[in-house]
RNA sequence: GAUAGAGGUUGCGGAGUUUAAGAGUAUUCGUUCGGAUGUGGCAGGCACAGGGGAAGAACGGGGAAAGGAGACUCCGCCGAAGAGCAGAGGGCGCUGUGUUUCUGACUCUGGGGGUGCGCGGAAUACGCGUAUCACUGUCAUCCGUUGGAUGGGGAGCUAUC
Repeated sequence: GAUAGAGGUUGCGGAGUUUAAGAGUAUUCGUUCGGAUGUGGCAGGCACAGGGGAAGAACGGGGAAAGGAGACUCCGCCGAAGAGCAGAGGGCGCUGUGUUUCUGACUCUGGGGGUGCGCGGAAUACGCGUAUCACUGUCAUCCGUUGGAUGGGGAGCUAUC
């Protein structure tokens, strides 16, 4: 350098089908009240709607969807993957910001879990970040009770050539 592997009983990610929730919510129509604002992710600007009645409220008739989750099936895998940062593009057509997709050997994280805090989310589900706790896997050193102690990280570890 090449090839092949291991961690796990919820290993990681993606796709399809289906189910529940989202939710009687957003939204739409009618009636009544109301009486000047409302919409385009957010702000400015701009555009549009509005006394031929805005926002809002009550009653009544219709009434979703997305992201996320469970189950099953399939696919790609073991930096699988995630996050931060930077760059590029789209969402309105301008500026900034936020969000989303892609790229980056730039930075951090071995893995799953419990708990606290923060963000996202309709949510006590779940995801992400962080701190902590034990568990687990691997390597090094030491002890030698076959097990234990300390420390390190995946650009690692093991096997073969």
Model confidence (mean pLDDT): 78 of 100. The RNA shown here (Lysine riboswitch aptamer) has 161 nucleotides and comes from a chicken gut metagenome. The sequence is in RNAcentral, with records from MGnify.